Source information
Bacterial RNase P class A from Citromicrobium sp. UBA3494, 396 nucleotides, folded computationally. Its mean pLDDT, the model's own confidence on a scale to 100, is 78.
[in-house]
RNA sequence: CCAGGAGGCCGGGCAGCCGCGGGUAUGCAAAUACGCGAGGAAAGUCCGGGCUCCACGAAGCAAGGGUGGCGGGUAACGCCCGCCCGGGGCAACCCGAGGGACAGUGCCACAGAGAGUAUACCGCCGAUGGAUGGCCCAAGGUCUUGGGCUUCUCACAGGCAAGGGUGAAAGGGUGCGGUAAAAGCGCACCGGGGGCCUGGUAACAGGUCCCGUCAUGGCAAACCCCACCCGGAGCAAGGCCGAAUAGGGACCCCGCGCCGGAAACGGCAGGAGCGCUUCGCUUCCGAGGAGGUCCGGGUUGGCUGCUGGAACCGUCUGGCAACAGGCGGUCUAGAUGAAUGGCUGCCACCCUCCGCAAGGAGGGGACAGAACCCGGCUUACAGGCCUCCUGGCACU
Numbered sequence: 001c002c003a004g005g006a007g008g009c010c011g012g013g014c015a016g017c018c019g020c021g022g023g024u025a026u027g028c029a030a031a032u033a034c035g036c037g038a039g040g041a042a043a044g045u046c047c048g049g050g051c052u053c054c055a056c057g058a059a060g061c062a063a064g065g066g067u068g069g070c071g072g073g074u075a076a077c078g079c080c081c082g083c084c085c086g087g088g089g090c091a092a093c094c095c096g097a098g099g100g101a102c103a104g105u106g107c108c109a110c111a112g113a114g115a116g117u118a119u120a121c122c123g124c125c126g127a128u129g130g131a132u133g134g135c136c137c138a139a140g141g142u143c144u145u146g147g148g149c150u151u152c153u154c155a156c157a158g159g160c161a162a163g164g165g166u167g168a169a170a171g172g173g174u175g176c177g178g179u180a181a182a183a184g185c186g187c188a189c190c191g192g193g194g195g196c197c198u199g200g201u202a203a204c205a206g207g208u209c210c211c212g213u214c215a216u217g218g219c220a221a222a223c224c225c226c227a228c229c230c231g232g233a234g235c236a237a238g239g240c241c242g243a244a245u246a247g248g249g250a251c252c253c254c255g256c257g258c259c260g261g262a263a264a265c266g267g268c269a270g271g272a273g274c275g276c277u278u279c280g281c282u283u284c285c286g287a288g289g290a291g292g293u294c295c296g297g298g299u300u301g302g303c304u305g306c307u308g309g310a311a312c313c314g315u316c317u318g319g320c321a322a323c324a325g326g327c328g329g330u331c332u333a334g335a336u337g338a339a340u341g342g343c344u345g346c347c348a349c350c351c352u353c354c355g356c357a358a359g360g361a362g363g364g365g366a367c368a369g370a371a372c373c374c375g376g377c378u379u380a381c382a383g384g385c386c387u388c389c390u391g392g393c394a395c396u
Stems, first nucleotide, its partner, number of pairs: 001392010012347007020037002023034004039367001043378002046376005051234004056280006064230005069083005084098001085096004099225002104223002106219003121164002123160003126156001128155003133150008172190006191214001192211008238304004248295005254289001257268004270284004309331001311330008349364006
C1' cells in the first nucleotide's frame, strides 16, 4: 500500500428570537425563575419477564406448544459467553433446525439392469462346439490325414460385479497380492463397530487391542420416539368517581331426601366449582335456589395505572468471557387526536470544481417518531471515525 475478517462509536454542535408539553419553587390566581423534553433501531410484534386481573388448592395423567452438543451467565429466554463436533475458507473467522433411522409408519421422482431381503445395460472370463491364419509332431506319400499349441472371431452351459454407463446417491475407499476373470477373497493403511487406559466437570480427544456377518444406505427443516420446560389473557390489563338504562327476556339442568333437635341450627347424602381421576376446600338445596347457554338495553366522561429502574455512568476486585460484587456519582419525556417545533446566523463533517498552497464557489446530509416498563433477537440505514486480527506485495 492492497484485499479480507471481527468489534465499537457518531449520524450533528453553539447562539438568538418566537412557539409547545411536564416538573420544582414562589403566588389566591395570572404569572415569574430554574431545569428537562422522541431512537440505535422508538420498527417487526418474533421470544422472555416485571406488573394487573381471571382460573378454588395439591398430586397424577392427558391434550397442545416450545427447546435440542457440553458447561457457565441471567429475573428469565428460543438470548449471551466459553468450549466440543461437523461444514465452508489459505487464514483471521463464519455457518449449523447439533438427541434418535436397531420402536413404528412413510418417501427416494426421472434416468438407470438395479434405489434396501436391490441388480446385469455395455462388458470381462469361459467348459463345449464351429470358422480362419500360423507353428510343431506323427503317418503315409509329394500333398493329404490325424493330434497338439496359439492369434482372431462366432454361438453358448456357467462364473463375475473389479472396469464403463445412468443418477443426488449404486451396498465402504486407496493400494498390493491372488484369480480363468473377479470379489474383504487375503494383507497394509484409512473409514466403521466394540473393549480397555489416559486427559478433561462434561460434550469429547488421544493411545492401544479386537472384529472382514464390517448384512440392515439416505431423509426426522417427513409423521414419529426420547430428554427437559410451559396455566390463560393482557395497560384497549386493572382500580376509583360521575352519569345513564330495562332490578329486562327466553331456554336447559340438578334438587322437592335422611338423622338429631321444641325451634334456631348441625351432620350425612346429592348438585355446582378443573380436560380426566384421587384427596381436600368452598358453595347451593327445607324450593321465590346455586349453575349454564342465548337474545336485548345503558355507559364511549373524568381521575388513576403513568414512570426510581432486574436503571444508567465511573472505578476497583474476581472471572478466558458473558457477568457478579464493593465504593462513588446521576435523575434524563409522560402526551391523550396526541407536545418535543419554526426562523436566522456561525461552526463542524462529506462530495465536486478552481487554486502551488492558504483559501474560494457550489452541492449534500441516511433509516426513521415514545404511548405501561424492561432484557433480547431480527430487519432498515446517506456519510464518516476508531481499535484489533488475517493474507499478499514492496522497502528498511

The sequence was found by an Rfam model in a public genome assembly.